[in-house]
Context: one part of a larger RNA
Molecule: small-subunit ribosomal RNA, 5' domain
Organism: uncultured bacterium
RNA sequence: GAUGAACGCUAGCGGCAGGCUUAACACAUGCAAGUCGAGGGGUAGAGGAAGCUUGCUUCCUUGAGACCGGCGCACGGGUGCGUAACGCGUAUGCAAUCUACCUUUCACAAAGGGAUAGCCCAGAGAAAUCUGGAUUAAUACCUUAUAGUAAUACGACUUGGCAUCAAGAUGUAUUUAAAGAUUUAUCGGUGAAAGAUGAGCAUGCGUCCCAUUAGCUAGUUGGUAUGGUAACGGCAUACCAAGGCUACGAUGGGUAGGGGUCCUGAGAGGGAGAUCCCCCACACUGGUACUGAGACACGGACCAGACUCCUACGGGAGGCAGCAGUGAGGAAUAUUGGACAAUGGGCGCAAGCCUGAUCCAGCCAUGCCGCGUGCAGGAUGACGGUCCUAUGGAUUGUAAACUGCUUUUAUACAGGAAGAAACGCCUCUACGUGUAGAGACUUGACGGUACUGUAAGAAUAAGGAUCGGCUAACUCCGUGCCAGCAGCCGCGGUAAUACGGAGGAUCCAAGCGUUAUCC
Numbered sequence: 001g002a003u004g005a006a007c008g009c010u011a012g013c014g015g016c017a018g019g020c021u022u023a024a025c026a027c028a029u030g031c032a033a034g035u036c037g038a039g040g041g042g043u044a045g046a047g048g049a050a051g052c053u054u055g056c057u058u059c060c061u062u063g064a065g066a067c068c069g070g071c072g073c074a075c076g077g078g079u080g081c082g083u084a085a086c087g088c089g090u091a092u093g094c095a096a097u098c099u100a101c102c103u104u105u106c107a108c109a110a111a112g113g114g115a116u117a118g119c120c121c122a123g124a125g126a127a128a129u130c131u132g133g134a135u136u137a138a139u140a141c142c143u144u145a146u147a148g149u150a151a152u153a154c155g156a157c158u159u160g161g162c163a164u165c166a167a168g169a170u171g172u173a174u175u176u177a178a179a180g181a182u183u184u185a186u187c188g189g190u191g192a193a194a195g196a197u198g199a200g201c202a203u204g205c206g207u208c209c210c211a212u213u214a215g216c217u218a219g220u221u222g223g224u225a226u227g228g229u230a231a232c233g234g235c236a237u238a239c240c241a242a243g244g245c246u247a248c249g250a251u252g253g254g255u256a257g258g259g260g261u262c263c264u265g266a267g268a269g270g271g272a273g274a275u276c277c278c279c280c281a282c283a284c285u286g287g288u289a290c291u292g293a294g295a296c297a298c299g300g301a302c303c304a305g306a307c308u309c310c311u312a313c314g315g316g317a318g319g320c321a322g323c324a325g326u327g328a329g330g331a332a333u334a335u336u337g338g339a340c341a342a343u344g345g346g347c348g349c350a351a352g353c354c355u356g357a358u359c360c361a362g363c364c365a366u367g368c369c370g371c372g373u374g375c376a377g378g379a380u381g382a383c384g385g386u387c388c389u390a391u392g393g394a395u396u397g398u399a400a401a402c403u404g405c406u407u408u409u410a411u412a413c414a415g416g417a418a419g420a421a422a423c424g425c426c427u428c429u430a431c432g433u434g435u436a437g438a439g440a441c442u443u444g445a446c447g448g449u450a451c452u453g454u455a456a457g458a459a460u461a462a463g464g465a466u467c468g469g470c471u472a473a474c475u476c477c478g479u480g481c482c483a484g485c486a487g488c489c490g491c492g493g494u495a496a497u498a499c500g501g502a503g504g505a506u507c508c509a510a511g512c513g514u515u516a517u518c519c
Stems, first nucleotide, its partner, number of pairs: 001518003005515005012371006018364002020329001025327003029324003034071003039068002045062008078282003087207008097199002102195007110144004120133005150175006157168004180187002208254003215245003220242008257279004261272004284305005307318004335361001337360003343357001344355004374405004384396005411455005419446001424441001426439006463508005468489003474503005484491002
């Protein structure tokens, strides 16, 4: 000098930031991922009408919840257990790769079919839930047609490359498409090519301590073949060979997420990895795959385990390292708050819905910064205190009283924002039929907040540590190697500037000291 700090004493305000460093310990409760009726069938309910047997039937309009289907749930948010590794950083490569939504371009969308959930009926169970029968729809599923700059196999040509090879044009054969909705404005569907974005893989270099760790390795190292993958590869399998790493530190052990950055320092270095950003890993512990463009998936599935809960004992349910909150641990770390107004995300043509992301508010001197606790005059240098060489002086001290002024701040009252641009709706203009532009209307959690004005009045606001030397600041009293102090040297045994108190002084100041850690 610094801190995600803690403790002691003290405490007026504001702005901006930060806030479980310990038990990746266990969790009550609420919320944190839905949306689309312009994909589909359609019910309960509501309203209306008719009929009559007056509480039932039929018809029309509207229409939740649940169900099928689409997209999202792989983002956003949390944590740092593991990991010494191509994990991260940096620089390259992929002639070894994929990419939903988005943008551009080209081409297309033909003909059919069978189911199933829901609804209805019946049944089992304490529950979770499940079974059987009948029936129905789709942008769900299946078959056929058509298609190529697609894929696969075979053939010959041109150009290029560091090699395997790549690019282009081309011939034959085989294979694979589609979906409709609508308020007629549009929104979608399929194939192919390109872009953008995101991801995957490989490589050079860098990346902690221990040699009181010296040898390690059988899918091990390489080859051939096959399989697998989006893709290369011992990635996997079979066979063959005997290799591969290591004193330039292999192997083993310990510790640890990495970086941008942060602290310190003149620098070189040393230390750290909180907040914010990028990457990685994880989601009760271990394993596995499914779906999907993307996961081996925090609030999905299955299996095993530990733990907790319900049970009619037959069987079931759960996962806060999301936001709050609880217990425990600890020196120690906050509200079971408000709003989707803004920014962003998901779905939707849109209106809109959802969003503990986010924006705000609450708590805490935890930090940084700013402001205030008055200003000017005022000497009989008042009273009181303390000290002394004591009828007197010194000091507290212009300090107080007293006079004049100001009102930041606090209090009361009054006014009162910016953050709002859009979307949407209406009108108009240009081109032409949906794009752009212009105008009007509408939308604020924070919040009656910030801010501004007025009123009266010095009114509402100072402490902490230290005073032997280092180190700025000295005297008296008490104590008497006691009580005690102390970072080091050391102080205290009767004149203690070092202990305790008082007066005075010094340094910081809404803080001041102590402890811990780093330079």